[in-house]
Context: one part of a larger RNA
RNA sequence: GGACGAACGCUGGCGGCGUGCCUAACACAUGCAAGUCGAGCGGAGAUGAGGAGAGCUUGCUCAAAUCAUCUUAGCGGCGGACGGGUGAGUAACGCGUGAGCAACCUGUCCUCUACAGGGGGAUAAGAUACCGAAAGGUGUUCUAAUACCGCAUAAGACCACAGAGCGACAUCGCUUAGGGGUCAAAGGAGCAAUCCGGUAGAGGGUGGGCUCGCGUCCGAUUAGAUAGUUGGUGAGGUAACGGCCCACCAAGUCAACGAUCGGUAGCCGACCUGAGAGGGUGAUCGGCCACAUUGGGACUGAGACACGGCCCAGACUCCUACGGGAGGCAGCAGUGGGGAAUAUUGGGCAAUGGGGGAAACCCUGACCCAGCAACGCCGCGUGGAGGAAGAAGGUUUUCGGAUUGUAAACCUCUGUCAACAGGGACGAAAAUGACGGUACCUGUGAAGGAAGCUCCGGCUAACUACGUGCCAGCAGCCGCGGUAAUACGUAGGGAGCAAGCGUUAUCC
Numbered sequence: 001g002g003a004c005g006a007a008c009g010c011u012g013g014c015g016g017c018g019u020g021c022c023u024a025a026c027a028c029a030u031g032c033a034a035g036u037c038g039a040g041c042g043g044a045g046a047u048g049a050g051g052a053g054a055g056c057u058u059g060c061u062c063a064a065a066u067c068a069u070c071u072u073a074g075c076g077g078c079g080g081a082c083g084g085g086u087g088a089g090u091a092a093c094g095c096g097u098g099a100g101c102a103a104c105c106u107g108u109c110c111u112c113u114a115c116a117g118g119g120g121g122a123u124a125a126g127a128u129a130c131c132g133a134a135a136g137g138u139g140u141u142c143u144a145a146u147a148c149c150g151c152a153u154a155a156g157a158c159c160a161c162a163g164a165g166c167g168a169c170a171u172c173g174c175u176u177a178g179g180g181g182u183c184a185a186a187g188g189a190g191c192a193a194u195c196c197g198g199u200a201g202a203g204g205g206u207g208g209g210c211u212c213g214c215g216u217c218c219g220a221u222u223a224g225a226u227a228g229u230u231g232g233u234g235a236g237g238u239a240a241c242g243g244c245c246c247a248c249c250a251a252g253u254c255a256a257c258g259a260u261c262g263g264u265a266g267c268c269g270a271c272c273u274g275a276g277a278g279g280g281u282g283a284u285c286g287g288c289c290a291c292a293u294u295g296g297g298a299c300u301g302a303g304a305c306a307c308g309g310c311c312c313a314g315a316c317u318c319c320u321a322c323g324g325g326a327g328g329c330a331g332c333a334g335u336g337g338g339g340a341a342u343a344u345u346g347g348g349c350a351a352u353g354g355g356g357g358a359a360a361c362c363c364u365g366a367c368c369c370a371g372c373a374a375c376g377c378c379g380c381g382u383g384g385a386g387g388a389a390g391a392a393g394g395u396u397u398u399c400g401g402a403u404u405g406u407a408a409a410c411c412u413c414u415g416u417c418a419a420c421a422g423g424g425a426c427g428a429a430a431a432u433g434a435c436g437g438u439a440c441c442u443g444u445g446a447a448g449g450a451a452g453c454u455c456c457g458g459c460u461a462a463c464u465a466c467g468u469g470c471c472a473g474c475a476g477c478c479g480c481g482g483u484a485a486u487a488c489g490u491a492g493g494g495a496g497c498a499a500g501c502g503u504u505a506u507c508c
Base pairs, nucleotide, nucleotide: 001508002507003506006504007503008502009501010500013380014379015378016377017376018375019373020372021338026336027335028334030333031332032331035078036077037076040075041074043072044071045070046069047068048067049066053062054061055060056059085291086290087289094216095215096214097213098212099211100210101209104208105207109204110203111202112201113200114199115198117151119149120148126141127140128139129138130137131136157182158181159180161178163176164175165174166173167172187196188195189194217263218262219261224254225253226252229251230250231249232248233247234246236244266288267287268286269285270281271280272279273278293314294313295312296311297310316327317326318325319324344370346369347368348367352366353364354363355362356361383413384412386410393404394403395402396401417449419444420443421442422441423440427435452497453496454495455494456493457478458477459476463492464491465490466489467488473480474479
C1' cells in the first nucleotide's frame, strides 16, 4: 500500500447493486416451510331437480327411487431421496484431476416391438358393541378399486443344458439356430373419433454405484504397526467386484520415499495479495462430500438406511386422572443464551423453477420482492459566477502590521438530490404484476433541508500562542515532558481524506 462476512470511537444527506451469527452442531414459545389427484375406488355430507307414495283441514304438508353439481375423512397412485440448512465429523478414493467397469443399477422422459383373455378372496372407510384421562385401541358385521392373488397366453426376458461363429484384457463378452423350466397386464374420460394410462422386451438419455494412477496440513520430544490382519479355496450376501461377511488353509501385509500414533481441518472452482514465482483464505455464488438432539437399526421404494418417515436405547423438555403419552428450527421468520458483533414472528406465487393433475388449478419461507444496518463497492449532492470598504469578529504582533480572506455580507444565476402536485411503465406470448402509484417524465417554489473525521517533531503533507513543568500526559519506531514544549492540553491557523474519517484484529 492492498484486502475484509469485520468490530469499536466520533460523525452522518440521497440513490443503485451486493452483503449481513465468523461465537454455543447451545436450548427453543408461536406461525408457516410437501403436497396433490374425485378423469383409480366405495362411501359420507350439502344443494338443486324429481316425484312413487302417505297424511288429511281438497289444496297444502311430508316424501322413496332416480339424476345433476359441490365438498371431501378413508383405500389407491405419484411426490415426501428434489428443493432449503449447517460444517459437527472426516487427513479419507472425502475432494481435485485423468482413466477403467468383459464387475453394475437407473422411477419419470424419448424411440421401437409385442400384448392386455378369463377368474377369485379380502380389507379400510361405513355400521354396531366397547376400552382409555389422553394419545389411541379392540371385537362383530358390510363393501369397492388402476389395492391384492391364482389361471391362460409368452419371446430376442430370466434359469440350467447343449451346437456353431466372431471378439477380447485372466476370469470372459457378443451373435445365432434348438428343445426344457419360470414369470405379465388395469383400467379411466368421452356420444364417438380419440386421449391419458397398464404389461413384457430392446435401444437411447439422465442420474447414480464401484475400482485405479497422480495430487491433497503439522509433529520423529510419535518408530515400529497389524489376527479378518495379508493371501488362497469354498459358501453366503449385494445392482455389482471385493475379508464385505463366514468356515477352513497358509503366514503374510504396511513402514525412514515416514507406517502407526497425536494435533488440526470439510475439499474444489474460486477469492485476497503479488511484476511473477509464491504466500494466505475456502463468507456470499457454483460443483462434490458429510450431518440432521446423541448412538444404533432396518422397513418401504427406481432411488434412503431417509432434516419436517418408522423402531430401540440415552440425555433433555412438555402433558397426565400416575396407568401412560408427546417432542426434535444445522428450513423461513422469531425468542432466550453466548458474544466485540450480525436483520422482519413482512408481501406475493406476478416472474423463474419444482411436486401433483387430462386440465382448470392446488401446494411451494425454493424463488421474486419489500423492511432493517454507511457492513462493502459505485455514483451524486451539500451550490455556480461576480464581489476589497481587503468590513466586523477571532488569532497574533516588533503595535506598523500580518492572517482568517473572495471567505462572509451584497448582487446575479441554476435546480442535481430532497419536498409537493400531475402523469405513469418494462418485466406478460391472449388473460394474470407482489414489487408499486415504485422507476421514470412534467410542473411548482426556494440557496433554502444536507460535513465531518484524523493529523501538523522526523519517517510524513501541514506552525504559532497560551496553559502545564519528568507532573498531567503522548507514543507505530526513534523518542517528547525537569519554566519560553512546532511532540502533553486548549485556541487560532494549516495539511489530508470525505459521508465518511480514525483505531483495533487478521492476511499478502
Model confidence (mean pLDDT): 86 of 100. Predicted 3D model of a 508-nucleotide part of an RNA (small-subunit ribosomal RNA, 5' domain) from an uncultured bacterium. Its Rfam family is "Bacterial small subunit ribosomal RNA". The RNAcentral record of the full RNA draws on Greengenes.